[in-house]
A computed fold for a 348-nucleotide part of an RNA from a metagenome, annotated as small-subunit ribosomal RNA, central domain. Model confidence (mean pLDDT): 90 of 100. It matches the Rfam family "Bacterial small subunit ribosomal RNA". Gene Ontology terms of the family: structural constituent of ribosome and ribosome.
Context: one part of a larger RNA
RNA sequence: UUGGGCUUAAAGGGCGUGUAGGCGGAAUGCCAGGUGCUGUGUGAAAGCCCCGGGCUCAACCCGGGAAUUGCAUAGCAAACCGGCAUUCUUGAGGCAGGUAGAGGUGACUGGAACGACUGGUGGAGCGGUGAAACGCGUAGAUAUCAGUUGGAACGCCAGCGGCGAAAGCGGGUCACUGGGCCUGUCCUGACGCUGAGACGCGAAAGCGUGGGGAGCGAACAGGAUUAGAUACCCUGGUAGUCCACGCCGUAAACGAUGCGCACUAGGUAUGAGAGGUUGACGCCGAUUGUGCCGAAGCAAAAGUGGUAAGUGCGCCGCCUGGGGAGUACGGCCGCAAGGCUAAAACUC
Numbered sequence: 001u002u003g004g005g006c007u008u009a010a011a012g013g014g015c016g017u018g019u020a021g022g023c024g025g026a027a028u029g030c031c032a033g034g035u036g037c038u039g040u041g042u043g044a045a046a047g048c049c050c051c052g053g054g055c056u057c058a059a060c061c062c063g064g065g066a067a068u069u070g071c072a073u074a075g076c077a078a079a080c081c082g083g084c085a086u087u088c089u090u091g092a093g094g095c096a097g098g099u100a101g102a103g104g105u106g107a108c109u110g111g112a113a114c115g116a117c118u119g120g121u122g123g124a125g126c127g128g129u130g131a132a133a134c135g136c137g138u139a140g141a142u143a144u145c146a147g148u149u150g151g152a153a154c155g156c157c158a159g160c161g162g163c164g165a166a167a168g169c170g171g172g173u174c175a176c177u178g179g180g181c182c183u184g185u186c187c188u189g190a191c192g193c194u195g196a197g198a199c200g201c202g203a204a205a206g207c208g209u210g211g212g213g214a215g216c217g218a219a220c221a222g223g224a225u226u227a228g229a230u231a232c233c234c235u236g237g238u239a240g241u242c243c244a245c246g247c248c249g250u251a252a253a254c255g256a257u258g259c260g261c262a263c264u265a266g267g268u269a270u271g272a273g274a275g276g277u278u279g280a281c282g283c284c285g286a287u288u289g290u291g292c293c294g295a296a297g298c299a300a301a302a303g304u305g306g307u308a309a310g311u312g313c314g315c316c317g318c319c320u321g322g323g324g325a326g327u328a329c330g331g332c333c334g335c336a337a338g339g340c341u342a343a344a345a346c347u348c
């Protein structure tokens, strides 16, 4: 490369927006680039293949044919691909009216708990463990009451629940703001899908500058345990965890399952929900999410099964034995830590 693959065997990019490109709904007319058919020219000879012939056969040689799948050119066809024009509404979008939600950003604010400080009561222990000790305490601790102050996180509600592209989002109020779903079918008229590069977002940890620091707590110190104990347990405790701005750009960034569209038994639970029904509670419910169980099918099996891993189409990413190695070198990025891209020798 041809193939075959990517939930768990190697393999889905962490997630989006989107450029080029690839692919793309229905109808009519035209063009004739692709496509098909016919003719002409050319495609040297020899060779290969077929037929016939000559050396007594064969090798070999001679004649004829076929082939040379190509290129050029003339004409014909117009279904399909492509192009141009016109039209359409089901794909897509808009508009209007509703609706659920921890979606995002900023400001303000609340209570519980915790720590510290001040004062009161009180007077010997507290704390901690398997048991202890280090530690705290007559300079009055622990406990308890009142007050002040500080930072962080938001119990119950809470759900197998909701929202978001992912990362992620949970006290309350307000302001600004993104998306979804439902209904109407008024408008545009294929405006679509995917997406190499690119750009943006991106947990935790980490980095820079300035703040903040209650609790927790790498490192560190001490006490135990132990043969040892650079651990597990305990007492402390610095960075950090928090805020603002700027970096980093990784992860078991997982559904280990790329995105879009169409089609393919059911049952059940739950969120949103137009509409229907009822006096009310409630019930039914197209559509749209989230789960569970399962027919067929698929799968090596586990399993999956309208939220596919089924049946197909379009586009992207990726894999190709283990180690060496996600390393070296080079390049790009970064303040650094390091990240991205990415081999070979050798070896089994």
Base pairs, nucleotide, nucleotide: 004319005318006317007302008301012316014201015200016199017198021194022193023192025088026087027086028085029084030083031082033081034080035077036076037075038074039073040072041071042070049065050064051063052062053061054060091191092188093187094186095184096183097182098181099180103177104176105175106174107173108172109171110154114150115149116148117147118146119145120144121143125136126135162169163168206247207246208245209244210243211242215241216240220236221235222234223233258315259314260313261312262311263310266293267292268291269290270289271288272287275284276283277282297304298303321348322347323346330341331340332339333338